[in-house]
RNA sequence: AAAGUUGGCCUGGCAAUCGCUGGAUACUUCGGUAUCGGGAGGAAAGUCCGGGCUCCAUUGGGCAGGAUGCCAGCUAACGGCUGGGUGCUAUAAGUCGCCAGACGUAAGUCGAACGACCCAAGGCAACGGAAAGUGCAACAGAGAACAGACCGCCUAAGUUCAGGUUCGCCUGAAACGGUAAGGGUGAAACGGCGAGGUAAGAGCUCACCGCGUCCACGGUAACGGCGGACGGCACGGUAAACCCCAUCUGGAGCAAGACCAAAUAGGGAAGCAUCAGGCGUGGCCCGCGCUGCUUCCGGGUAGGUUGCUUGAGCCUGUCGGUAACGGCAGGCCUAGAGGAAUGAUUGCCGAAUCCCGCAAGGGAGGAACAGAACCCGGCUUAUCGGCUGACUUUCCAC
Numbered sequence: 001a002a003a004g005u006u007g008g009c010c011u012g013g014c015a016a017u018c019g020c021u022g023g024a025u026a027c028u029u030c031g032g033u034a035u036c037g038g039g040a041g042g043a044a045a046g047u048c049c050g051g052g053c054u055c056c057a058u059u060g061g062g063c064a065g066g067a068u069g070c071c072a073g074c075u076a077a078c079g080g081c082u083g084g085g086u087g088c089u090a091u092a093a094g095u096c097g098c099c100a101g102a103c104g105u106a107a108g109u110c111g112a113a114c115g116a117c118c119c120a121a122g123g124c125a126a127c128g129g130a131a132a133g134u135g136c137a138a139c140a141g142a143g144a145a146c147a148g149a150c151c152g153c154c155u156a157a158g159u160u161c162a163g164g165u166u167c168g169c170c171u172g173a174a175a176c177g178g179u180a181a182g183g184g185u186g187a188a189a190c191g192g193c194g195a196g197g198u199a200a201g202a203g204c205u206c207a208c209c210g211c212g213u214c215c216a217c218g219g220u221a222a223c224g225g226c227g228g229a230c231g232g233c234a235c236g237g238u239a240a241a242c243c244c245c246a247u248c249u250g251g252a253g254c255a256a257g258a259c260c261a262a263a264u265a266g267g268g269a270a271g272c273a274u275c276a277g278g279c280g281u282g283g284c285c286c287g288c289g290c291u292g293c294u295u296c297c298g299g300g301u302a303g304g305u306u307g308c309u310u311g312a313g314c315c316u317g318u319c320g321g322u323a324a325c326g327g328c329a330g331g332c333c334u335a336g337a338g339g340a341a342u343g344a345u346u347g348c349c350g351a352a353u354c355c356c357g358c359a360a361g362g363g364a365g366g367a368a369c370a371g372a373a374c375c376c377g378g379c380u381u382a383u384c385g386g387c388u389g390a391c392u393u394u395c396c397a398c
Base pairs, nucleotide, nucleotide: 001394002393003392004391005390006389007388008387009386010385012349013348014347015346016345017344018343020039021038023036024035025034026033027032041369045380046379048378049377050376051375052374053253054252055251056250065249066248067247068246069245070084071083072082073081074080085127086125087124088123089122094117095116096115097114101110102109103108128244129243133242134241135238136237150183151182152179153178154177159174160173161172162171163170164169191209192208194206195205196204210233211231212230213229214228215227217224218223257306258305259304260303267297268296269295270294271293272292277291278290279289280288281287313332314331315330316329317328318327319326320325353364354363355362356361
């Protein structure tokens, strides 16, 4: 420098006028008015996790249910973050092959595309347990888990058939016999490869590789690979199937909750009145049922106040740590509404993008997703455009 990968940050600017909503101050006829100053986000979103706070429940423990699940660290906590381990994996570059072509008198050199190998920074992973138990596996296939004979291979022993026979057996063919090497099916077919072995085959035997267990070694650990011993190999997959193991886990949520508290109706207490009166039933009487006034108390509704924004807070510096993060010092206060404000108009400037032009330049154009509602930490999703860092590969220069 080019190509690629992956993080972080910003989110149109300025001014004027008119509004809206909190705060402070002053005035007020208590209705408001004036002045000054504040007023959305990186996601305010989805409400998916975690916590603070509040109320309810709760002696303690267990079962059930739910969540999580490689290791270590961070954190108030987490299913989050950081670092590490393991497995899978994309693309470029590279190597090899093949080869169109280019250069060259020739020898030869370079070599696109394609294929294979190898495979960068990166990406992805519910990544504990399948040698506790139960279950499941479409289609294809002969066979899908104490496997399986469709094609192929074989005919030693035994068997069947045919022929021969010195009657002992011999030869040939074969499967209802043997065989899991080869073909074929499949996501997956019960270690790989070579040699021995065999009728043909087979961990049947052996070497190497792979695998498992144990020891030693490195690492805090997950784990690793160098070494050693043992095991012929036994143990296919699936736990976002049941299940087992370990850890965590009470419920509801600011419409939580707290305080003040009208009218009407009802409740309680005290005092007063009273056996009368009134009302209902009834044509009337009897009878039956209901019923007063005043003061106080308490509960609850409407309504109001609060919870409410000073907090695991933000910024800067420094120290510790690979980092997430933490310690210390200094500075700062940065929306608080309640059917819910945060807006509108105008002017100037303006990025992307488009058009013209060889160029210098000119013209058009005009800003994405979105909208706090108790507060934080995350995750996820939406998003025009800009700025910037780190890493990898290749090339060039020193």
A computed fold for a 398-nucleotide RNA from a Rhodocyclales bacterium, annotated as Bacterial RNase P class A. Lineage of the source: Bacteria > Pseudomonadati > Pseudomonadota > Betaproteobacteria > Rhodocyclales. It matches the Rfam family "Bacterial RNase P class A". Rfam links the family to the GO terms ribonuclease P activity, dimeric ribonuclease P complex and tRNA processing. Rfam classes the family as a ribozyme. The sequence is in RNAcentral, with records from ENA. It is recorded under the gene name rnpB.